[in-house]
Context: one part of a larger RNA
RNA sequence: CGUGCAGGGUGGAUGCCUAGGCAGUCAGAGGCGAAGAAGGACGUGCUAAUCUGCGAAAAGCGUGGAGGAGUUGAUAAGAAGCGCUAUCACUCCACGAUAUCCGAAUGGGGAAACCCAGUAGAUGAAGAAUCUACUAUUGUUAACUGAAUCCAUAGGUUAACAAGGCGAACCGGGAGAACUGAAACAUCUCAGUACCCCGAGGAAAAGAAAUCAAUUGAGAUUCCGUAAGUAGCGGCGAGCGAACACGGAGAAGCCGUUAGUGAUAGUAAGUGAGUUAGGAGAAUGAGUUGGGAAGCUCAAUCGCAGAGGGUGAUAAUCCCGUAUCCGAAGGCACAGUUACGGUACUAAGCUAACAGCAAGUAGGGCGGGACACGAGAAAUCCUGUUUGAAGAUGGGGGGACCAUCCUCCAAGGCUAAAUACUCCUGACUGACCGAUAGUGAACCAGUACCGUGAGGGAAAGGCGAAAAGAACCCUGGUGAAGGGAGUGAAAUAGAACCUGAAACCCUGUACGU
Numbered sequence: 001c002g003u004g005c006a007g008g009g010u011g012g013a014u015g016c017c018u019a020g021g022c023a024g025u026c027a028g029a030g031g032c033g034a035a036g037a038a039g040g041a042c043g044u045g046c047u048a049a050u051c052u053g054c055g056a057a058a059a060g061c062g063u064g065g066a067g068g069a070g071u072u073g074a075u076a077a078g079a080a081g082c083g084c085u086a087u088c089a090c091u092c093c094a095c096g097a098u099a100u101c102c103g104a105a106u107g108g109g110g111a112a113a114c115c116c117a118g119u120a121g122a123u124g125a126a127g128a129a130u131c132u133a134c135u136a137u138u139g140u141u142a143a144c145u146g147a148a149u150c151c152a153u154a155g156g157u158u159a160a161c162a163a164g165g166c167g168a169a170c171c172g173g174g175a176g177a178a179c180u181g182a183a184a185c186a187u188c189u190c191a192g193u194a195c196c197c198c199g200a201g202g203a204a205a206a207g208a209a210a211u212c213a214a215u216u217g218a219g220a221u222u223c224c225g226u227a228a229g230u231a232g233c234g235g236c237g238a239g240c241g242a243a244c245a246c247g248g249a250g251a252a253g254c255c256g257u258u259a260g261u262g263a264u265a266g267u268a269a270g271u272g273a274g275u276u277a278g279g280a281g282a283a284u285g286a287g288u289u290g291g292g293a294a295g296c297u298c299a300a301u302c303g304c305a306g307a308g309g310g311u312g313a314u315a316a317u318c319c320c321g322u323a324u325c326c327g328a329a330g331g332c333a334c335a336g337u338u339a340c341g342g343u344a345c346u347a348a349g350c351u352a353a354c355a356g357c358a359a360g361u362a363g364g365g366c367g368g369g370a371c372a373c374g375a376g377a378a379a380u381c382c383u384g385u386u387u388g389a390a391g392a393u394g395g396g397g398g399g400a401c402c403a404u405c406c407u408c409c410a411a412g413g414c415u416a417a418a419u420a421c422u423c424c425u426g427a428c429u430g431a432c433c434g435a436u437a438g439u440g441a442a443c444c445a446g447u448a449c450c451g452u453g454a455g456g457g458a459a460a461g462g463c464g465a466a467a468a469g470a471a472c473c474c475u476g477g478u479g480a481a482g483g484g485a486g487u488g489a490a491a492u493a494g495a496a497c498c499u500g501a502a503a504c505c506c507u508g509u510a511c512g513u
Stems, first nucleotide, its partner, number of pairs: 001512009015498001016462002020433002022430007029422002031166002039102003042055003046078001049075003061096007070082003107116003117135007137163009170201001171199004181188001185235001211218002222249004232240002253414003256354006266340004271335002274332003278326003284299005300317002302306001308320003363387008373399001394409005449456002469497001472484004
C1' cells in the first nucleotide's frame, strides 16, 4: 500500500409521520369606503424584543345572551394578582362605545405616517398657549346676490344631497399587437387573443320579431346536446367554419294622454323556519405480555351513535365527539299574517274618449368594418363622407336582381329564470403531495438577501409517552468539551437530539506484497 472481516467518524439519503398545501362537491356570501376603506406608521403589558390583539377609554370599555371553576394571548418561565355558584374571574356570541397619525385623504403644504393655518367656541389676566368643531374639489337641486348693458345673462356666495378610492375572477364597451403557422413570405393565420382604458352587477349581456321557414308552419332571449367538422369561406394554401330543423335546461311578459273606478309598494308588530354562542347525548370488566394496553385470552354491553380525532402500541362502550333531540335577549336574510298607508287629488288593472307608433331615418353613391362568408354573383347589419324616400291604398325581409306568393312592422324603452366566475365563509370528499414533493412560503416568507429602480427572491420540519432537558462529583482556561453519577423502555433518544444509506476519513485484526 492492497484485499477481507469487525468497529467508529462524517454526511443526511431512505423509511415512518404531518402542523401545510393541491383539486373538488354542497351550501353561504358576492362587496368595503367621506359615519374615512383596502393597506400601513407609531404606540399599547409587571415587559427588553418579535408575533397576535387593541388604539391615548390602547392583549382592552359598556349592555344583553350562553358557558363557567378556573384565569391574567404566544415565544416564556418568573413576579404580582383576579376568581371559585356568582356583587358572576375568565371564555364565546350579538349590539354598542372608543378608534392616535398616514393613506381617496378632503383646511393649505409636503421628501406618506410630518409642517403651517383660518373661522367659531372652551380654559385662561391675555392679542400667549392649549383643546374641541368646521373649512378640499366636481356635479345636481335650491335660495340669495350680480358685471360689461336697460331688462337680462355670465359670474359670485351659501345650504342640502351625491360622487371620488380599493377589491380575485366573471361581464359589457373603447382601443388593439407581435412572436407563431403557412415548413420562406406579402393576402391569410395567431386573434379581435395578449396588453391598455372606461363602466356595471351579484351576476352581466341579450330579450318579446320590420325573426325564421317554405307553400306545411314555428312563435322573445340565454345556455347545453345534436345537426357537423356538414353547407360554405379560403395565396381554394395554411387554415377558418355556420344556419335551418330536432332533443333538453328554464320559461313571462310589458310600457301613450285625459276622465272615472280602483288600495299596491313601503313601514311597524307579532308568527314560522334558517343562521349568528350553545345544551343533553347509550354502552366493559378481569387476566396476560409489556415502560405503557387500546394488543392477546376469557367473559359482557350499547347502538337512530361501528364518522373522525385523542389517550404511554391497534379503543363503538376512557376522553372529545358522532346519531338523534333541544336552544337565542339581540343581530342578519327569508316566508306568509295583521295594522297603518298621504313618496299619493293615485302604481298596476279595468271602463270610456282622444291621440297615435318614432326622418336627415330607411334606401342610394364612395371608403371601411361586422356577419363562418377574404369584393366575390354578395344578400343582411354598422357607419366616416355625400345624398335622400314612402306614410298602412304604406313599408322591410325571404342571399345579386325581377314578378307572384308568404311573412313581419325599423328608425323609443323595461324585463326574472335557466348561464359565467370565486378575493372570501362553513361542512365534506380525494386510486392528490408528503419536506429537492405539495403554494415561492408546513418554520415569524413575499421574510433574509440581491438590485438606483421596475423587479428578483431563498434556505430552513421531527428528543421523549412525559422535560423526567442530566442535581452532585472529576478533568479542563471559574472554558469549549468530555468522563462518572442520576432520569428514562431506550441517552449509539442528550438538545449539532427518530431512523441514520452512499461518497469521503479513520481504528483494530488476518492475509498478500